[in-house]
Molecule: transfer RNA
Organism: Candidatus Aenigmatarchaeota archaeon
RNA sequence: GGGCUCGUAGUCUAACGGCAGGACAUCGCGUUCGCAGCGCGAAGGUGCGGGUUCAAUUCCCGCCGAGUCCA
Numbered sequence: 001g002g003g004c005u006c007g008u009a010g011u012c013u014a015a016c017g018g019c020a021g022g023a024c025a026u027c028g029c030g031u032u033c034g035c036a037g038c039g040c041g042a043a044g045g046u047g048c049g050g051g052u053u054c055a056a057u058u059c060c061c062g063c064c065g066a067g068u069c070c071a
Base pairs, nucleotide, nucleotide: 001070002069003068004067005066006065007064010024011023012022013021018054026042027041028040029039030038031037047063048062049061050060051059
C1' cells in the first nucleotide's frame, strides 16, 4: 500500500428495510435479623458524515477504528 470481515447500552450478543430485543452488570422495591440468592420494576445503545427510500441498525459511498490475509 491492497483484499476481506466487523463496528448496536459499562460488557457480551440478536434484529438484515417498518420506530432495537435478550443476558450479565448498575439502581429501586419485595423477601431475610442481615448478606447472598430469588421475584418484580427502572435507567441505559445502532462509530462519524453524506446518498437512496414514504421509512435505514439494515442498502450504497467516503472517513475513522478493530481483526485477518497478501505485498